[in-house]
RNA sequence: GGGCUAUUAGCGCAGGCAGGUAGCGCAGCAGGCUUUUAACAGGUAGGUCAGGGGUUCAAUUCCCCUAUAGCCCG
Numbered sequence: 001g002g003g004c005u006a007u008u009a010g011c012g013c014a015g016g017c018a019g020g021u022a023g024c025g026c027a028g029c030a031g032g033c034u035u036u037u038a039a040c041a042g043g044u045a046g047g048u049c050a051g052g053g054g055u056u057c058a059a060u061u062c063c064c065c066u067a068u069a070g071c072c073c074g
């Protein structure tokens, strides 16, 4: 220098191909259960979907640029 992949909640990840209400687990919170902690079951809050631009009635999703990380080629 060229190519590919990843970036979504505090953490780990799905969703994306095929645009139409953003989800799961753990952690957090409050209570339940228990003599109590733990465990267990249910509940609940938490998001600029890495940043910018474009297309569209509508973008996490499609297109372009940028940033960061990883891998491959030279």
Base pairs, nucleotide, nucleotide: 001073002072003071004070005069006068007067010026011025012024013023020057028044029043032040050066051065052064053063054062

Transfer RNA from a Promethearchaeota archaeon, 74 nucleotides, folded computationally. Its mean pLDDT, the model's own confidence on a scale to 100, is 82. It matches the Rfam family "tRNA". The family's RNA type in Rfam is transfer RNA. Taxonomically the source falls in Promethearchaeota (Archaea, Promethearchaeati).